[in-house]
Model confidence (mean pLDDT): 91 of 100. The RNA shown here (c-di-GMP-I-GGC riboswitch aptamer) has 75 nucleotides. The model forms 90% of the base pairs in the Rfam consensus. It was read from a public genome assembly, where an Rfam model found it. Its Rfam family is "c-di-GMP-I-GGC riboswitch aptamer". Rfam links the family to the GO term cyclic-di-GMP binding.
């Protein structure tokens, strides 16, 4: 520094369901586990997706990118 294991001890929460907020797209909270080694955190490039169509807005759990981080087998 690179890599990620049937390794330790931990995190995290798809879908479904409930309740709030939003026109939505989603979001927050619960409750639940289908995953995740950054599935922690930023719309910066691609892209998806709403819209009241605006200098709007959502998605980080769609793919690159940027910063930050536990742990340590094998390479």
């Nucleotide at each position: 520094g690179a890599c990620g294991a049937c390794a330790a001890g931990g995190g995290c929460a798809a879908a479904c369901c409930c309740u709030c907020c939003g026109c939505g797209a989603g979001g927050a909270g619960g409750a639940g586990a289908c995953g995740c080694a950054a599935a922690g955190c930023c719309a910066c490039g691609g892209g998806a997706c709403c819209c009241a169509c605006g200098c709007g807005g959502u998605c980080a759990g769609c793919c690159g990118g940027g910063c930050u981080g536990c742990c340590g087998a094998a390479c």